The part of an RNA shown here (large-subunit ribosomal RNA, domain VI) has 247 nucleotides and comes from a metagenome. The RNAcentral record of the full RNA draws on SILVA. It matches the Rfam family "Bacterial large subunit ribosomal RNA". Gene Ontology terms of the family: structural constituent of ribosome and ribosome. Its mean pLDDT, the model's own confidence on a scale to 100, is 92.
Context: one part of a larger RNA
RNA sequence: UGUCGGAGACUUGAGAGGCGCUUUCCCUAGUACGAGAGGACCGGGAAGGACGUACCUCUGGUGUACCGGUUGUGGCGCCAGCCGCAUCGCCGGGUAGCUAUGUACGGACGGGAUAACCGCUGAACGCAUCUAAGCGGGAAACCCCCCUCAAAACCAGGUCUCCCUGAGAGCCGUGAUAGACCAUCACGUCGAUAGGCCGGAGGUGGAAGUGGAGCAAUCCAUGCAGCCAACCGGUACUAAUCGCUCG
Numbered sequence: 001u002g003u004c005g006g007a008g009a010c011u012u013g014a015g016a017g018g019c020g021c022u023u024u025c026c027c028u029a030g031u032a033c034g035a036g037a038g039g040a041c042c043g044g045g046a047a048g049g050a051c052g053u054a055c056c057u058c059u060g061g062u063g064u065a066c067c068g069g070u071u072g073u074g075g076c077g078c079c080a081g082c083c084g085c086a087u088c089g090c091c092g093g094g095u096a097g098c099u100a101u102g103u104a105c106g107g108a109c110g111g112g113a114u115a116a117c118c119g120c121u122g123a124a125c126g127c128a129u130c131u132a133a134g135c136g137g138g139a140a141a142c143c144c145c146c147c148u149c150a151a152a153a154c155c156a157g158g159u160c161u162c163c164c165u166g167a168g169a170g171c172c173g174u175g176a177u178a179g180a181c182c183a184u185c186a187c188g189u190c191g192a193u194a195g196g197c198c199g200g201a202g203g204u205g206g207a208a209g210u211g212g213a214g215c216a217a218u219c220c221a222u223g224c225a226g227c228c229a230a231c232c233g234g235u236a237c238u239a240a241u242c243g244c245u246c247g
Base pairs, nucleotide, nucleotide: 001152005163006162007161008160009159010158011157015149016148017147018146021049022048023047024046025045026044027043033038051106052105053104054103055102059100060099061098062097066093067092068091069090070089071086072085073084074083075082076081110144111143112142117137118136119135120134168246169245170244171243172188173187174186175185176184193239194238195237196235197234198233199232200231202228203227204226209222210221211220212219213218
């Protein structure tokens, strides 16, 4: 831009893509078979491998916005307490998110039409013959079934509702389940959208100050202390004002 007024939702599925794997063990059964050695079909069950999808409860990784320890040096006048720099200075942990080696699930089941092949009935050819007419069975292949996309499927489909008494959309703002931008999605006071604050979870691991013990290093008490990011809630304190445009 189109789809023959405009709009918001919900859909059909022409067509396209994906998936399609396999091992071992047990039962049937030491049965059928076989002199024995050995050892099944059919059917049922259990563990796996590789591959794929989703996810983060668990196990781990990362986590330069969290906590702690510590070295050198500079600074805050000094002590104490802090801060800067040194690969995040180095080291020990670690929330959210993202992740695999972690967790869950998948290939199926079933149907249709078939291949080789196996048959029924059956003539040509009084017999025979699966085939010539006719009718069955039969594969991971084919078509469905399962998953995804899908009406620019230009033969441009369908349903519902609304609207020029203005449906609806955009601009603008706060943002994230989204993201390079755009778009998408949530929200804009009739408000929990983000920040702040409060509570919780969770992390670190026992703050500073003070008191006590010790010559001191240091230890103990106050005290599951102090600090705390992205997580889960609550709360209008701050910012989403007032409005404008298209239609």